Two RNAs folded together computationally: RNase P RNA and transfer RNA, 433 nucleotides in total. The prediction has a mean pLDDT of 79. It holds a member of the Rfam family "Bacterial RNase P class A". Rfam links the family to the GO terms dimeric ribonuclease P complex, ribonuclease P activity and tRNA processing.
[in-house]
RNA sequence: CCAGACGGCUGGAUGAUCGCUCUCAUUUAGGUGAGGGAGGAAAGUCCGGGCUCCACGGAAAAACGGUGGCGGGUAACACCCGCCGGAGGCGACUCCAGGGAUAGUGCCACAGAAAAUAGACCGCCUACUCUGUAGGUAAGGGUGCAAAGGUGCGGUAAGAGCGCACCGCGUUUCUGGUAACAGGAAUGGCAGGGAAAACCCCGCCGGGAGCAAGACCAAAUAGGGAUAGCACGUACUUCGGUACAGGCGUUUUUCCGCGCUCGCUAUCCGGGUAGGUCGCUCGAGGUGGCUGGCAACAGCCAUCCCAGAUGAAUGAUUGUCUUCGACAGAACCCGGCUUACAGGCCGUCUGGGGUU
RNA sequence: GGGCCACUAGCUCAGGCGGUUAGAGCGCGGUCCUGAUAAGACCGAGGUCUGUGGUUCGAGUCCACAGUGGCCCACCA
Numbered sequence: 001c002c003a004g005a006c007g008g009c010u011g012g013a014u015g016a017u018c019g020c021u022c023u024c025a026u027u028u029a030g031g032u033g034a035g036g037g038a039g040g041a042a043a044g045u046c047c048g049g050g051c052u053c054c055a056c057g058g059a060a061a062a063a064c065g066g067u068g069g070c071g072g073g074u075a076a077c078a079c080c081c082g083c084c085g086g087a088g089g090c091g092a093c094u095c096c097a098g099g100g101a102u103a104g105u106g107c108c109a110c111a112g113a114a115a116a117u118a119g120a121c122c123g124c125c126u127a128c129u130c131u132g133u134a135g136g137u138a139a140g141g142g143u144g145c146a147a148a149g150g151u152g153c154g155g156u157a158a159g160a161g162c163g164c165a166c167c168g169c170g171u172u173u174c175u176g177g178u179a180a181c182a183g184g185a186a187u188g189g190c191a192g193g194g195a196a197a198a199c200c201c202c203g204c205c206g207g208g209a210g211c212a213a214g215a216c217c218a219a220a221u222a223g224g225g226a227u228a229g230c231a232c233g234u235a236c237u238u239c240g241g242u243a244c245a246g247g248c249g250u251u252u253u254u255c256c257g258c259g260c261u262c263g264c265u266a267u268c269c270g271g272g273u274a275g276g277u278c279g280c281u282c283g284a285g286g287u288g289g290c291u292g293g294c295a296a297c298a299g300c301c302a303u304c305c306c307a308g309a310u311g312a313a314u315g316a317u318u319g320u321c322u323u324c325g326a327c328a329g330a331a332c333c334c335g336g337c338u339u340a341c342a343g344g345c346c347g348u349c350u351g352g353g354g355u356u
Numbered sequence: 357g358g359g360c361c362a363c364u365a366g367c368u369c370a371g372g373c374g375g376u377u378a379g380a381g382c383g384c385g386g387u388c389c390u391g392a393u394a395a396g397a398c399c400g401a402g403g404u405c406u407g408u409g410g411u412u413c414g415a416g417u418c419c420a421c422a423g424u425g426g427c428c429c430a431c432c433a
Stems, first nucleotide, its partner, number of pairs: 001352010012321007020037007039327001043338002046336005051210004056257007064206005069083005084098001085096004099201002104199002107194002121141002123137006149167006168190001169188008214278004224269007233244004246261004271432003285304008357429007366382004375413001384400005406422005
């Protein structure tokens, strides 16, 4: 210098004028002054939580859903970090829904002789009653995504793990490692094709709904009607109730406690209101430093307060900066993933070439 | 803001159990019939099954991520 890999940052700045919204201060209500005012994805709503309600708590089982190498991080995760195994690349590095096919059931079209209980179409070999028939044979051909261990030597009528060596595979065992796993030894002649993003099995995890959750104040109306389900039981009584049984208690069933209930629950139709306050933003928070850790991350110290609207604010005009610019805009809040994104900047590394 | 559902021919829908040419009705084009039209008869064209990627020998169908469209929701008694 060329080509490339990985990671991170930024997403116009600044000044003037006129506005919008929130908080605080001040003022007689007007108003005035000071301060704050979108994002890395605010998005998709794909995961995980906080918070709220469904009165509540515990145990077991079933169903349903999710998840899947190992270890760690985290409030938690399907996320992140490190490692292992497999695949790709000369390499930096990238990708993997990466448990089980020896628990069981089902599937593998067409082609092919045969598709999982293996199987004789051609070929090879043997015999015979010789244009053929019977038997042996999975080495060779052909079909297919896939043909029942591979290569070589021996062996044989021809062949075949039939025997042997190496490789692969299974079983047992030793060593290293927390583990996934790696390496070695002995042993078995090979059983066990694919597919679980088919059902399923195994381990682990999970109650449901969502801020239009929910709480309070105010106003108005007909505490109206229909359907369905379950119950309306027994005993005592001082007639107030009490006890037992029943019913309900947020996926279902069973059990234990507890609560509610002697008219309740669910759905639909109908009636009324379209007002306010809270929830609402200080939080698993940001920034800087130190310590521990390979890292994700954790701990400690210092410092900062940084949108909170509800027809819903965050804008318009213009000067300068050689360039006027992408995707896009909060709506309860966090941690991730995914998707969209003009341009600019930085760091680490790989391959090749050149010069010294 | 939150939750749910659907995308197959121009339109309305089948196919969903993965298997080779994805069907039906209406519509469209041609021919016949008629003096002419409608109706009718016969024939034909028209589909990357919303897109991208994955699993599989093979995807409209299974899985993931996007895109587009649609539906539902407040409070009081």